Bacterial RNase P class A from a Planctomycetota bacterium, 407 nucleotides, folded computationally.
The RNAcentral record of the sequence draws on ENA.
Its Rfam family is "Bacterial RNase P class A". Gene Ontology terms of the family: ribonuclease P activity, dimeric ribonuclease P complex and tRNA processing.
Its mean pLDDT, the model's own confidence on a scale to 100, is 75.
The source organism's lineage runs through Bacteria, Pseudomonadati and Planctomycetota.
RNA sequence: GGCCGUGGACAGACGGUCGCUGGCUCGUUUCGGCGGGCUGGAGGAAAGUCCGAACACCGCAGGGCAACGGUGGUGGGUAACGCCCACCGGCGCGCGAUCGCAGGCGUCAGGGAGAGUGCCACAGAGAACAGACCGCCGAUGGCUCGUUCCCUCGGGAGCGAGCACAGGUAAGGGUGAAACGGUGCGGUAAGAGCGCACCGCCCGGCCGGUGACGGUCGGGGCACGGUAAACCCCACCGGGUGCAAGCGCAAGCAGUCCUCGGCCUCGUCUUCGGACGGGGUGCCCGUGGUCCGCGGGAUGAGGGCGGGUAGCGUGCACGAGGUCGUCGGCAACGGCGGCCCCAGAUGAAUGGCCGUCACCGCCACAUGCGUGGCGGGACAGGAUUCGGCUUACGUUCACGGCUGCGA
Numbered sequence: 001g002g003c004c005g006u007g008g009a010c011a012g013a014c015g016g017u018c019g020c021u022g023g024c025u026c027g028u029u030u031c032g033g034c035g036g037g038c039u040g041g042a043g044g045a046a047a048g049u050c051c052g053a054a055c056a057c058c059g060c061a062g063g064g065c066a067a068c069g070g071u072g073g074u075g076g077g078u079a080a081c082g083c084c085c086a087c088c089g090g091c092g093c094g095c096g097a098u099c100g101c102a103g104g105c106g107u108c109a110g111g112g113a114g115a116g117u118g119c120c121a122c123a124g125a126g127a128a129c130a131g132a133c134c135g136c137c138g139a140u141g142g143c144u145c146g147u148u149c150c151c152u153c154g155g156g157a158g159c160g161a162g163c164a165c166a167g168g169u170a171a172g173g174g175u176g177a178a179a180c181g182g183u184g185c186g187g188u189a190a191g192a193g194c195g196c197a198c199c200g201c202c203c204g205g206c207c208g209g210u211g212a213c214g215g216u217c218g219g220g221g222c223a224c225g226g227u228a229a230a231c232c233c234c235a236c237c238g239g240g241u242g243c244a245a246g247c248g249c250a251a252g253c254a255g256u257c258c259u260c261g262g263c264c265u266c267g268u269c270u271u272c273g274g275a276c277g278g279g280g281u282g283c284c285c286g287u288g289g290u291c292c293g294c295g296g297g298a299u300g301a302g303g304g305c306g307g308g309u310a311g312c313g314u315g316c317a318c319g320a321g322g323u324c325g326u327c328g329g330c331a332a333c334g335g336c337g338g339c340c341c342c343a344g345a346u347g348a349a350u351g352g353c354c355g356u357c358a359c360c361g362c363c364a365c366a367u368g369c370g371u372g373g374c375g376g377g378a379c380a381g382g383a384u385u386c387g388g389c390u391u392a393c394g395u396u397c398a399c400g401g402c403u404g405c406g407a
Stems, first nucleotide, its partner, number of pairs: 001095001003401008012357007020041009043379001047390002050388005055242004068238005073087005088110001089108005098407006111233002116231002118227003133173002135169003140166002142163009181199006200222001201220008246314004257304003262281008283297005321340008359376007
């Protein structure tokens, strides 16, 4: 100096002016409003709607099992979580030249593959209780040649050399994401845990830790490839739908039911107009006419009742609330005390312009501090609320990207 990572802060300030919106208050009003004053008015992500809750309604036995879905090292935090903190284990990193160990930093869908099933493409000889392509060997058997000995002259036995036919070999090469522990020494015909040492692995004991796990001792040549964001097994969690949830008030229109009105009749009272009370029921069409019956249809006005649309209110802004201090805790976070009240709109408000100052960039003049001009300020916006995660994004500050030991 560049780049990267982690954490914090800010998201321009003040004044004027024209507007928007919630609340309180005063005036005015034709009661619909209008005007004045005071006061409140987006975010770190208000976003994605991914996870967890509050709240509401529905379902239900505050239970169990099955199915389905989710979560998955351990301990803690929290109302809860798939979030956060700390720790454990694996893997990786190192702006200097390698390796190892310890610390540091980052990262992990980090239960189980010694229950069962499935899968392991391409390449390769072989991909799971495997495999002989090249290479190595050829001890053993076979064949060929040489030589020595024996002989019943056909052969037989021994020794040596060759061939690589049978065969042995998983050290080396090669293929692959992965080839049935690694390094070294011994061993062998060549090889191989075949033997040994160390490392790794498995089993058991002891010690430390709440625990994940770590340390150590003994035993075993090693039996047990990978894959569970494949089925599956284990443990734990989960009823559904979302504020357009839901609750209240309730025009107009339509409907149900009740009441009243018309007509006839009777009784009582009477100022002779009527009033009150009881009982009955009317209209149209069809059934040839009339009466009864049956079937169908139409009909006045006011009031009441229940459900309920528009609309209005509520849910809905004091809450797992914020902030400061202090105490406990490694931390996440928690306890206690003080202080504060902080948007509630509904086609949906929080904006525009001007000036001054601050910040950043460029240019000019100065070059000691500066002066002047021009330009710029990201991402984005509530809609029931809260805790997270993720994503978008400008400026700025701090810290870290390394240290020790051994070879």